[in-house]
Molecule: RNase P RNA; transfer RNA
Organism: uncultured Pseudonocardia sp.
RNA sequence: GAGUCGGUCGGGCGGCCGCGUCGGAGCCUCCGGGCUCCGCCGAGGAAAGUCCGGACUCCACAGGGCAGGGUGGUUGUCAACGGCAACCCGGGGAGACCCGCGGGACAGUGCCACAGAGAACAGACCGCCUCCGGCGCGAGCCGGGGGUAAGGGUGAAACGGUGGUGUAAGAGACCACCAGCACCCCGGGUGACCGGGGUGGCUCGGUAAACCCCACCCGGAGCAAGGUCAAGAAGCCGCGCGAGAGCGCGGUGCGCAGGUGCUUGAGGGCGGCCCGCCCGAGCCUGCGGGUAGACCGCUGGAGCCUGCCGGCGACGGCAGGCCGAGAUGGAUGGUCGCCGAACGGAACACCGCAAGGUGUCCGGGAACAGGAUCCGGCUUACAGACCGGCUCGU
RNA sequence: GGGCGCGUAGCUCAGCGGGAGAGCACUCGGCUUACACCCGAGCGGUCGCAGGUUCGAACCCUGCCGCGCCCA
Numbered sequence: 001g002a003g004u005c006g007g008u009c010g011g012g013c014g015g016c017c018g019c020g021u022c023g024g025a026g027c028c029u030c031c032g033g034g035c036u037c038c039g040c041c042g043a044g045g046a047a048a049g050u051c052c053g054g055a056c057u058c059c060a061c062a063g064g065g066c067a068g069g070g071u072g073g074u075u076g077u078c079a080a081c082g083g084c085a086a087c088c089c090g091g092g093g094a095g096a097c098c099c100g101c102g103g104g105a106c107a108g109u110g111c112c113a114c115a116g117a118g119a120a121c122a123g124a125c126c127g128c129c130u131c132c133g134g135c136g137c138g139a140g141c142c143g144g145g146g147g148u149a150a151g152g153g154u155g156a157a158a159c160g161g162u163g164g165u166g167u168a169a170g171a172g173a174c175c176a177c178c179a180g181c182a183c184c185c186c187g188g189g190u191g192a193c194c195g196g197g198g199u200g201g202c203u204c205g206g207u208a209a210a211c212c213c214c215a216c217c218c219g220g221a222g223c224a225a226g227g228u229c230a231a232g233a234a235g236c237c238g239c240g241c242g243a244g245a246g247c248g249c250g251g252u253g254c255g256c257a258g259g260u261g262c263u264u265g266a267g268g269g270c271g272g273c274c275c276g277c278c279c280g281a282g283c284c285u286g287c288g289g290g291u292a293g294a295c296c297g298c299u300g301g302a303g304c305c306u307g308c309c310g311g312c313g314a315c316g317g318c319a320g321g322c323c324g325a326g327a328u329g330g331a332u333g334g335u336c337g338c339c340g341a342a343c344g345g346a347a348c349a350c351c352g353c354a355a356g357g358u359g360u361c362c363g364g365g366a367a368c369a370g371g372a373u374c375c376g377g378c379u380u381a382c383a384g385a386c387c388g389g390c391u392c393g394u
Numbered sequence: 395g396g397g398c399g400c401g402u403a404g405c406u407c408a409g410c411g412g413g414a415g416a417g418c419a420c421u422c423g424g425c426u427u428a429c430a431c432c433c434g435a436g437c438g439g440u441c442g443c444a445g446g447u448u449c450g451a452a453c454c455c456u457g458c459c460g461c462g463c464c465c466a
Stems, first nucleotide, its partner, number of pairs: 001392009011339007019042002022039007044368001048379002051377005056222004063275004068218005073087005088102001089100004103213002108211002110207003125152002127148009160178006179203001181200008226296004235252007254288007267279004303322008343363003347360005395465007404418004412449001420436005442458005
């Protein structure tokens, strides 16, 4: 100098004003609460996309088969995962390192355009060789039959590669070596796999992010889950009063019309279908009406920080310390002063042949973006600053 | 919170593994005195973006971006 991998931070300090939850004090009150003051705390590394996985809650604690969906090297790790770590294999790079939906193509089916003679247990277009016929003095040429996959040519891919034997020319037809496949044995590894040896037929195309097969996993819905309270018109029931119309209190609780059903059971549930099972007195349609409130869930948790120990690592264990938002039309802001990165500018100084760089000075003024039940990941956005490991070149 | 679909020429769409196309629009020529209709020719594409699978991707897979719809 070039590169690669990882980590931390992501404007700072102070004054004044303002906002939200909680706590305390005081005052007021129609007893529901309201106001004032003080104090603590008050967005993120992604709070985002909602792509995975869980916690939690309800459904009947959720059965079997089929269908459906997901995952896909191995061993670990984690509450779980499609995450993460280490390793294996394949590919890329000079290297550090990076990338891989990375099971199966001798279970079956499909597809392989164009070009090319032939595209899957293939193929004679040119060529090579040979036979027959014709022509020619001859070399040879023309026509027909046959052999041949060594050579040319096409293609992403042409049914192993090199050398030799052999042959009319050739060919795993045969031989040696190499590559690859299947099986067996030995050694190493928990394993994926690696190393070595032997035997065999001589070679078997690719594609499963095509259908499919194999192994493993998956009940559904979601905090508008779910629960408590209040309110609630017309109406209904009960009690009391009243001669009556009616009035008062309490309870229930949407009302009306039509249809259908009440154990020979409507309807509903077990995500879809079937079986099997459960709940079960209401359900469906139409018209009309009411409500748009409060509280719980709601934030202390697979939590954070520090140290030690185990592990290559992801991670785990122990000890000590800490409490860090809970809004509900949704609180984080404004302003002033100082300091300030990026960036822009002109002059001067220094370095340089130059482009340019550095310093001084002036201006400038901070990226992406914001909770809404909570966690673990992934992915995406991000001005920049700082730190560290490693590689290559000089 | 949950689910589904779309993105291809200026516009509306087809194509869903092998030449990127149709209609309208636009340009030019013809027809007409002229315009329209009509006829002929032409122009026009990062197939939303990036990466991957494959010999080959608009199409298959993954991740983003944008738009639209439905349910509670």